[in-house]
Context: one part of a larger RNA
RNA sequence: GAACGAACGCUGGCGGCAGGCCUAACACAUGCAAGUCGAACGGGCGUAGCAAUACGUCAGUGGCGCACGGGUGAGUAACGCGUGGGUACCUGUCUGAUGGUAGGGAAUAACCGCGGGAAACUGCGGCUAAUACCCUAUGUGUCCUAAGGGACAAAGAUUUAUCGCCAUCAGGUGGGCCCGCGUAGGAUUAGCUAGUUGGUGAGGUAACGGCUCACCAAGGCGACGAUCCUUAGCUGGUCUGAGAGGACGAUCAGCCACACUGGGACUGAGACACGGCCCAGACUCCUACGGGAGGCAGCAGUGGGGAAUAUUGGACAAUGGGGGCAACCCUGAUCCAGCGACGCCGCGUGUGUGAAGAAGGCCUGCGGGUUGUAAAGCACUUUUAGUGGGGAUGAAAAGCACAUUGCUAAUACCAGUGUGUCUUGACCUAACCCAAAGAAAAAGCACCGGCUAACUCUGUGCCAGCAGCCGCGGUAAUACAGAGGGUGCGAGCGUUAAUC
Numbered sequence: 001g002a003a004c005g006a007a008c009g010c011u012g013g014c015g016g017c018a019g020g021c022c023u024a025a026c027a028c029a030u031g032c033a034a035g036u037c038g039a040a041c042g043g044g045c046g047u048a049g050c051a052a053u054a055c056g057u058c059a060g061u062g063g064c065g066c067a068c069g070g071g072u073g074a075g076u077a078a079c080g081c082g083u084g085g086g087u088a089c090c091u092g093u094c095u096g097a098u099g100g101u102a103g104g105g106a107a108u109a110a111c112c113g114c115g116g117g118a119a120a121c122u123g124c125g126g127c128u129a130a131u132a133c134c135c136u137a138u139g140u141g142u143c144c145u146a147a148g149g150g151a152c153a154a155a156g157a158u159u160u161a162u163c164g165c166c167a168u169c170a171g172g173u174g175g176g177c178c179c180g181c182g183u184a185g186g187a188u189u190a191g192c193u194a195g196u197u198g199g200u201g202a203g204g205u206a207a208c209g210g211c212u213c214a215c216c217a218a219g220g221c222g223a224c225g226a227u228c229c230u231u232a233g234c235u236g237g238u239c240u241g242a243g244a245g246g247a248c249g250a251u252c253a254g255c256c257a258c259a260c261u262g263g264g265a266c267u268g269a270g271a272c273a274c275g276g277c278c279c280a281g282a283c284u285c286c287u288a289c290g291g292g293a294g295g296c297a298g299c300a301g302u303g304g305g306g307a308a309u310a311u312u313g314g315a316c317a318a319u320g321g322g323g324g325c326a327a328c329c330c331u332g333a334u335c336c337a338g339c340g341a342c343g344c345c346g347c348g349u350g351u352g353u354g355a356a357g358a359a360g361g362c363c364u365g366c367g368g369g370u371u372g373u374a375a376a377g378c379a380c381u382u383u384u385a386g387u388g389g390g391g392a393u394g395a396a397a398a399g400c401a402c403a404u405u406g407c408u409a410a411u412a413c414c415a416g417u418g419u420g421u422c423u424u425g426a427c428c429u430a431a432c433c434c435a436a437a438g439a440a441a442a443a444g445c446a447c448c449g450g451c452u453a454a455c456u457c458u459g460u461g462c463c464a465g466c467a468g469c470c471g472c473g474g475u476a477a478u479a480c481a482g483a484g485g486g487u488g489c490g491a492g493c494g495u496u497a498a499u500c
Base pairs, nucleotide, nucleotide: 001500002499006496007495008494009493010492013347014346015345016344017343020339021305026303027302028301030300031299032298035064036063037062040061041060043058044057045056046055047054048053071258072257073256080183081182082181083180084179085178086177087176089175090174094171095170096169097168098167099166100165101164102136103135104134105133111126112125113124114123115122116121141152142151143150144149156163157162158161184230185229186228191221192220193219196218197217198216199215200214201213202212203211233255234254235253236252237248238247239246240245260281261280262279263278264277283294284293285292286291311337313336314335315334319333320331321330322329323328350380351379352378353377360371361370362369363368384441387435388434389433390432394427399421400420401419402418403417404416405415406414444489445488446487447486448485449470450469451468455484456483457482458481459480465472466471
């Protein structure tokens, strides 16, 4: 000098953009953060109706989602990450293609009845549906095979044209696994290793493999640093530097790991699963003492820790995600707003004129000098703030109507295109524009011995104090304190910490 997720002191007008628990991966009150589908299913309730039924709504069965998105950096020195290769594998939804979607059955929740329990919840009996479950058939195909053969499917719904369902192949996307190389310090850590290293066989997995097991062999790693200890998420990048390099890894993006602590599996295309389950533990809460409930490293917020880090805000309008044919619903993702000069950038706090060089202050050699064109005065301007009025963009769609094309027997439907129409904005009292008024509402901070731009007076008297280094202060201190003056930067200025 640069730079900062900064903090502290003094000060503080406006706007844009960005960023804001670096510490206790400490504990958490409260609310919200993942639902949706009635075009899978039976039923309860309500409304209309004489009824059939229709509409709305609710819990349940079922489907899809909840493995994404969001958070954190504890652990990890590792194929974890980066880079370049490899394959013994899987891949819901999506795209293309081929073929199929036949026949039957038994249950069960909801509901009803009777109970148990303080509660959480739960038992028994009875009824019932399905795109829930099971069996049979068929086999384009796929898999296994000792090549004889064996095994494997399906589901319907509605507005009748669509949405689905099953098998198989190919693709796409996403992943699993393996390898070469790179990836912190310590030798005051020198030896480490029994599933250890390899083989055979078996099991297991989507898949290779000591991944696991039985048997056999005695190997494997290590001064090219094994093992042990300490530290640490890695990268794209960020900061600095002429570069080489050094330091770092906040925000944004990719990967990994974790979800009170430890362990485990279930479901599923995908998890060993943050707002799922089970067990154990610590902690907190409820209890009728028998037993139960919980997990903010989601968004806000609280206590605590700390030098220190924000609102228990608005909206789904946009972008994106989940569900749904759709309308739509959900979305603390996201978009916005709030708070704090935390940072970067921009703007303003006036402009011109004005010598009687006013008054006052300070200095003085008492003549004057300086503050100083500075002020006042006069003439102007009105950015920004404040007041009043106007006011875009972010909105594209979807819906409805008509026309037209395709499909079709069809001027139904449905799909595409075009035209028209009807709307949809949290932000928003916004951006931007106009008007009136008025200099009106807006300057501080540090320093002035040398380094280093900037000097005098008074007080103090090795005291009080200053100090980054050298060093100042013991009666004339440009170095302490105050004042006047000056220098530097300026809505900031200084200090401190760590980095180059």